[in-house]
Bacterial RNase P class A from a Gammaproteobacteria bacterium, 404 nucleotides, folded computationally. Lineage of the source: Bacteria > Pseudomonadati > Pseudomonadota > Gammaproteobacteria.

C1' cells in the first nucleotide's frame, strides 16, 4: 500500500421558541377540625420550579426462566424436546474451551456431531447386478468344427528341388458355438464383494506378502471425547436414522387479557338433562328437613390409568357490569476496581437509580455547520438466538506487492 478476518462503539449535531408524560417541592383550593384571636389539615383541576423519559435490535413470538393461578399434587403409559466431552449459568436448543470432520495459503468459519453387528424401510434413471446381490463387454482352459502355419510321411513333376494335392501330429496361431473358471481389466452410476504395490495364476481372486483400512486384546496420555503405540484375525459388502426405530438425559398447564381488592348495576331469571342409594342420630311414627360414615355418579389447566381433593356435574335461553386501584418496576440490575480463571464467568469492595404509557407520553417550527443521517417505538419483567441495518471509529491478527 492493497485485499481479507476477529471483537467492540456511535447511529444524527449544536442554538432558540412553544408543547406530552412520571416524580418531587411550593401555591391556590370544595370543604373539615378548631375558635374569643389566631391556626391547622386540605380531594380534584390548574399554575411555577426541579428532576427523569425508547432500542442494539424495543422487531421475531423461536428457547429457557422470574412471577401469578389451577393445586395440598404423587406415579405409571402416552406424547414432545435435546444428542460430541467438559465446563458456565437461575436455566436453556444458549455461552465458552477441548476433541473429531469439511472448508480457506492464512487469520478464521460451518457442523442437525449418540447408535447401521437389535430390527424394518429406502436408494430414482442408467447399469448384468443396488443386499441372502451379478456377469454386459471382456480374459482363461480344453471339446467340437473351419482356416492357416510348422514337422513328418505319400502322392505328382523334375536331373534335383519348388509349386500344388493327400494323411497323421502339433495348446502354433485366428474365427464360430455350446462348455467350464473368472470378477483382477472395461463400461453405468453419488455408491459395485476394502484401497496401492509386489509375487503367484491357464487367466483371474486376500490367493499369498507389505503398508493402510477394518474387527478384537492391551499399553501410555489424558477428567473425558480422544490421540498414539503394540499385538493379532485375512476380515461381517455399501450409503440412509434431517427415514420408522435403539439408547441416553430433560419435560404438570395456563398465562399480566395471569391474578388481586374496591365500588356499583341486574332477574338468587327461564328451561332440559345426569346423580340425589344404604346406615346410624335428633323427633312418637312417617315424610321432609338437619348432622356423620360408607358407596354411587360427575368435577379438578395436554391425553389415559391408579391415587388424591372437592359435593354437586352439563347443556340451552335471557339479563346486568366493561368504572377505579394494585399487579407495574430497586432488579438472577447497571458502572468502576482488585483478585481466581485459557476462557464463559465468579467472589469482594465501592458508586448509582437509568420509562411505567393504558386509544396509548419526547412533537411542532425556526437557524447554523455538517461525515447529508440506516433499521426501526417498551405495554409485567430478565437471559439468549434469530432477522433488518445508510454512514462512520477503534483495537488485534492473516495474506499478496514493492522499499530499505
Nucleotide at each position: 500500500g492493497g485485499a481479507g478476518c476477529c471483537g467492540a462503539c456511535c447511529g444524527g449535531g449544536c442554538a432558540g421558541u412553544c408543547g406530552c408524560u412520571g416524580c418531587g417541592a411550593c401555591g391556590u383550593g370544595a370543604g373539615g377540625c378548631a375558635c374569643a384571636c389566631a391556626g391547622u389539615c386540605g380531594c380534584a383541576c390548574c399554575g411555577u420550579c426541579g428532576u427523569a423519559g425508547a432500542g442494539g435490535a424495543a422487531a421475531g413470538u423461536c428457547c429457557g426462566g422470574g412471577c401469578u393461578c389451577c393445586a395440598c399434587a404423587g406415579g405409571g403409559c402416552u406424547g414432545g424436546g435435546u444428542g460430541u466431552c467438559a465446563g458456565g449459568u437461575a436455566a436453556c436448543g444458549c455461552c465458552u474451551g477441548g476433541g473429531g470432520g469439511a472448508c480457506g495459503u492464512g487469520a478464521g468459519u460451518c457442523c442437525a456431531c449418540g447408535g447401521a453387528a437389535a430390527g424394518u424401510g429406502c436408494c430414482a434413471c442408467a447399469g448384468a447386478a443396488a443386499a441372502u446381490a451379478u456377469a454386459c463387454c471382456g480374459c482363461c482352459a480344453a471339446g467340437a468344427c473351419a482356416g492357416u502355419g510348422c514337422u513328418c510321411a505319400g502322392u505328382u513333376u523334375u536331373a534335383a528341388u519348388c509349386c500344388a494335392c493327400u494323411g497323421c501330429g502339433u495348446u502354433g496361431c485366428u474365427g464360430u458355438c455350446g462348455u467350464g473358471g473368472u470378477a483382477a481389466g472395461g463400461g453405468u452410476g453419488a455408491a459395485a464383494a476394502g484401497g496401492u504395490g509386489c509375487g503367484g495364476u491357464a487367466a483371474g481372486a486376500g490367493c499369498g506378502c507389505a503398508c493402510c483400512g477394518c474387527g478384537c486384546c492391551g499399553g501410555u496420555g489424558g477428567u473425558a471425547a480422544c490421540a498414539u503405540c503394540g499385538g493379532u484375525g485375512g476380515c461381517a459388502g455399501g450409503g440412509u436414522a434431517a427415514a420408522c426405530c435403539c439408547c441416553a438425559c430433560c419435560c404438570g398447564g395456563a398465562g399480566c387479557a395471569a391474578g388481586a381488592c374496591c365500588a356499583a348495576a341486574u332477574a338468587g331469571g327461564g328451561g332440559a338433562g345426569c346423580u340425589c342409594g344404604u346406615c346410624a342420630u335428633g323427633c312418637u311414627c312417617g315424610a321432609a328437613c338437619a348432622u356423620g360414615a360408607c358407596a354411587a355418579a360427575g368435577c379438578g389447566u395436554g391425553g389415559c390409568c391408579c391415587g388424591c381433593g372437592c359435593u354437586g356435574c352439563u347443556c340451552c335461553c335471557g339479563g346486568g357490569u366493561a368504572g377505579g386501584u394494585c399487579g407495574c418496576u430497586a432488579g438472577a440490575g447497571a458502572u468502576g476496581c482488585a483478585c481466581g480463571g485459557c476462557g464463559a464467568c465468579g467472589u469482594g469492595c465501592a458508586u448509582c437509580c437509568c420509562a411505567g404509557a393504558u386509544g396509548a407520553a419526547u412533537g411542532a417550527c425556526u437557524g447554523c455547520a455538517c461525515u447529508c443521517g440506516a433499521c426501526a417505538g417498551a405495554a409485567c419483567c430478565c437471559g439468549g438466538c434469530u432477522u433488518a441495518c445508510a454512514g462512520g471509529u477503534c483495537g488485534g491478527c492473516u495474506c499478496c506487492c514493492g522499499c530499505g